Context: one part of a larger RNA
């Protein structure tokens, strides 16, 4: 100097991103024990006592009650919660990034939407066949939400599903009918050329008939989603119940808000302090906004934030001491 690791005057968080590391608390019996709540919890809440040995003396014991002794120091070592109040998240226990992330993230019970009537729907396989299931709608599968409580508003134009069949569109397929090529034969001629030319085959057009789809309708939002603008107006001023106009499928309702969501922002005020961008509380708004769920919520959390009590070497400001290295000898 480094690593562990023990001890400290007087203060006690001033240290620092943060009380991080540390100290502190700790067994057992007695006593007591707030808010607030889903009455089950909160709760070991908080805070307060006691504890060894000897002798009597009650007791079957186990312990109890009285005297009395000793130490700094009786749970004499060691092992064994810090505590209280706000607030956000997420009800909860439980899962997770093997090797930087344990969370507010996944996962839950509840809640809802669909799908499916049994050779079920989905899912594996070319098929056999499986597995749903030796189950049957109180049951499988998918998809969202995420205990409870209290509610979940408008919009079906647009995109997706479902219902529906008049019309219109439309595919193979089929096909009346027309066409091409080919040639038995015909006309022609001294022999040819050239021309016609059934029937078969062979190409090509093709009127017509021809589903679902799509056009077309009606539904549907715990389906993907979406939820305005200018103008004036009240007897101070300001605001604007109310009027007027455009626009749209309808224009954000209820509840919450500078919030994990807020640029202006260290927003206005209030509280907390000597001082506070941070914490509560409250106010407004062109900010969230209601199953990508809104708003509450006891209880729970190695979550986050903020306050305080106790408590220390985290500091103020360092100091000693042990052990292992380093260093010298060997």
């Nucleotide at each position: 100097u480094u690593a562990u690791u023990g001890u400290c005057a007087a203060g006690g968080a001033a240290c620092u991103c943060u009380g991080c590391a540390a100290a502190a608390u700790g067994a057992u019996c007695c006593c007591g024990u707030a808010a607030g709540u889903u009455a089950g919890c909160g709760a070991u809440a908080a805070g307060g006592g006691a504890u060894g040995c000897u002798c009597a003396u009650c007791g079957u014991a186990a312990g109890g009650u009285g005297a009395g002794c000793c130490u700094c120091a009786g749970a004499a070592a060691a092992a064994a919660g810090u505590g209280a109040g706000u607030g956000g998240c997420g009800a909860c226990u439980g899962u997770u990034u093997a090797u930087c992330a344990a969370a507010a993230a996944c996962a839950c019970a509840g809640c809802u939407u669909u799908a499916u009537g049994c050779u079920a729907a989905a899912u594996c396989g070319u098929a056999a066949g499986a597995u749903g299931a030796u189950g049957u709608a109180u049951a499988u599968g998918a998809g969202g939400u995420g205990a409870c409580u209290u509610c979940u508003g408008c919009c079906c134009a647009g995109u997706g599903c479902u219902g529906g069949a008049a019309g219109g569109u439309u595919a193979a397929a089929g096909a009346a009918g027309c066409g091409u090529g080919u040639u038995a034969g015909g006309u022609g001629u001294u022999a040819a050329a050239a021309c016609c030319g059934a029937a078969g085959c062979u190409c090509g057009c093709g009127a017509c008939u021809g589903a679902a789809g799509c056009c077309c309708u009606a539904g549907u939002g715990a389906a993907c989603g979406g939820c305005g603008g200018c103008c004036g107006u009240a007897a101070c001023u300001a605001u604007a119940a109310c009027g007027g106009u455009c626009c749209u499928a309808a224009g954000g309702u209820a509840g919450c808000u500078c919030g994990a969501u807020u640029c202006c922002u260290u927003c206005u005020c209030g509280g907390g302090u000597a001082a506070a961008u941070u914490c509560c509380g409250u106010g407004u708004a062109u900010g969230c906004g209601a199953a990508a769920g809104g708003a509450g919520u006891a209880a729970c959390g190695a979550c986050c934030u903020c306050u305080u009590a106790a408590c220390u070497g985290u500091c103020u400001c360092g100091a000693c001491a042990a052990u292992a290295a380093a260093c010298u000898c060997g």
The part of an RNA shown here (large-subunit ribosomal RNA, domain IV) has 330 nucleotides and comes from a Mycoplasmataceae bacterium. The organism belongs to Mycoplasmataceae, within Bacteria. The coordinates come from a structure-prediction model, not an experiment, and the mean pLDDT is 84.